[in-house]
Overview: This is a predicted structure of a 521-nucleotide part of an RNA (small-subunit ribosomal RNA, 5' domain) from an Oscillospiraceae bacterium.
Context: one part of a larger RNA
RNA sequence: GGACGAACGCUGGCGGCGUGCUUAACACAUGCAAGUCGAACGGAGUACCCUCGAAAGAGAUUUCGGUCAAUGGAGAGGACUACUUAGUGGCGGACGGGUGAGUAACGCGUGAGGAACCUGCCUUUCAGAGGGGGACAACAGUUGGAAACGACUGCUAAUACCGCAUAACGUACGGGUAUCGCAUGGUACUGGUACCAAAGAUUUAUCGCUGAGAGAUGGCCUCGCGUCUGAUUAGCUAGUUGGUAGGGUAACGGCCUACCAAGGCGACGAUCAGUAGCCGGACUGAGAGGUUGGCCGGCCACAUUGGGACUGAGAUACGGCCCAGACUCCUACGGGAGGCAGCAGUGGGGAAUAUUGGGCAAUGGGCGCAAGCCUGACCCAGCAACGCCGCGUGAAGGAAGAAGGCUUUCGGGUUGUAAACUUCUUUUGACAGGGAAGAGCAGAAGACGGUACCUGUCGAAUAAGCCACGGCUAACUACGUGCCAGCAGCCGCGGUAAUACGUAGGUGGCAAGCGUUGUCC
Numbered sequence: 001g002g003a004c005g006a007a008c009g010c011u012g013g014c015g016g017c018g019u020g021c022u023u024a025a026c027a028c029a030u031g032c033a034a035g036u037c038g039a040a041c042g043g044a045g046u047a048c049c050c051u052c053g054a055a056a057g058a059g060a061u062u063u064c065g066g067u068c069a070a071u072g073g074a075g076a077g078g079a080c081u082a083c084u085u086a087g088u089g090g091c092g093g094a095c096g097g098g099u100g101a102g103u104a105a106c107g108c109g110u111g112a113g114g115a116a117c118c119u120g121c122c123u124u125u126c127a128g129a130g131g132g133g134g135a136c137a138a139c140a141g142u143u144g145g146a147a148a149c150g151a152c153u154g155c156u157a158a159u160a161c162c163g164c165a166u167a168a169c170g171u172a173c174g175g176g177u178a179u180c181g182c183a184u185g186g187u188a189c190u191g192g193u194a195c196c197a198a199a200g201a202u203u204u205a206u207c208g209c210u211g212a213g214a215g216a217u218g219g220c221c222u223c224g225c226g227u228c229u230g231a232u233u234a235g236c237u238a239g240u241u242g243g244u245a246g247g248g249u250a251a252c253g254g255c256c257u258a259c260c261a262a263g264g265c266g267a268c269g270a271u272c273a274g275u276a277g278c279c280g281g282a283c284u285g286a287g288a289g290g291u292u293g294g295c296c297g298g299c300c301a302c303a304u305u306g307g308g309a310c311u312g313a314g315a316u317a318c319g320g321c322c323c324a325g326a327c328u329c330c331u332a333c334g335g336g337a338g339g340c341a342g343c344a345g346u347g348g349g350g351a352a353u354a355u356u357g358g359g360c361a362a363u364g365g366g367c368g369c370a371a372g373c374c375u376g377a378c379c380c381a382g383c384a385a386c387g388c389c390g391c392g393u394g395a396a397g398g399a400a401g402a403a404g405g406c407u408u409u410c411g412g413g414u415u416g417u418a419a420a421c422u423u424c425u426u427u428u429g430a431c432a433g434g435g436a437a438g439a440g441c442a443g444a445a446g447a448c449g450g451u452a453c454c455u456g457u458c459g460a461a462u463a464a465g466c467c468a469c470g471g472c473u474a475a476c477u478a479c480g481u482g483c484c485a486g487c488a489g490c491c492g493c494g495g496u497a498a499u500a501c502g503u504a505g506g507u508g509g510c511a512a513g514c515g516u517u518g519u520c521c
Stems, first nucleotide, its partner, number of pairs: 001521004006517005013391006019384002021349001026347003030344003035091003040088002043085005049078004056071001059068003098302003107227008117219002122215007130164001132162002139154006170195004175190006200207002228274003235265003240262008277299004281292004304325005327338004355381001357380003363377001364375004394424004404415004429458006438448001465510005470491003476505005486493002
């Protein structure tokens, strides 16, 4: 000198774009953050329509007991459409969002390999969808419990579940031919045996279902190289290293098991200990390099702590399940409920870090044929000079060099064209009028927002501070103080004329900032 997710002191006009718990991965009140599909299904309810129709009942009549009765519409049954949706079912809750605790590792980066692998939705190609069955929710009844939540009996539907049929370019087993390679082997063709599918809906346009091939996307595994410090850590290792057989996995593999062998790693630093998410990048530097990994993007890991699996194409699953621990809450004491490192917000810690805001209008995501619904992702607004950039706080003229201040050798000097005063302008500001783009491929739809922007009116009107002035280092005098009070980055100032302390005037520097502290180069 540059830089910062900064903080502190003094000060503070505006706009644009960014950024904002670096500490306690501390604990969390409250609200919201993942739903959707009635074009899979049976119910239930509401509305409309038709039929029947209770109570009541103006009025009429009466032998005063009643009778008739427009109206009324409880309720019951039926049909058809529309809407709603607790449950069954499907898809999605593995994405998106957060955090960096752990991890020195194939975790990450880079480059290869998989002849050892998987892949829902999507694209494309081929083939198919025949015929049956039994349940379980909902519902009804009974019943337990304070609650959370159950239990039993009975009924029922499906794109839920289960047999059967069909069966190949699929899978398994063994055979043949050709060809290729990179060792195990791969690919193509061929015939044999065995095994395995399916579901319908509808507004008749379609949307779905099953098997197989290819692609795309996403993932999984292996390897070369690179990836902090310590030797005041020198030896480490028993599933350890390898083999055989088996199990397991989508798949290779001590991944696991049994047996066998005795190996494997290490001064080219094993093991141990400490520290740390990694990278694209960022800062700095002429570069080499050094430092760093906040925002944004990629990967990884985690979700109160530890363990476990289930479901599923995909999880060992932040807002799923089970167990254990700690903590908090409810309780009828028997038992239950919870998990903000999602967005806001609270307490706490701290030098320190924001609103319990608006909207799905856009972009994107989930579901749905669609209309649409959901979306604290996202888009916006609010707060903060936290940063960067831009603008303003007026411009021109104006010497009686006014007054005042400071100073003085008392003549003056300086503040100083500075002010007053004259003329002008209106960026900004206030008010008024108009008023967007962002919205497509026909229409509708804008939170931001009556915002940006444009026009008019008003009036210099609304707007300057901070630090320094001995040398380094641009900028000096007076008074006060008297080794005191104090200053200080280094050298050093202060003990009676201090350009170094304090105040004032003046001056220098930067400027809506200035200075200090911290950290890096």

It was read from a public genome assembly. Its mean pLDDT, the model's own confidence on a scale to 100, is 83. Rfam family: Bacterial small subunit ribosomal RNA.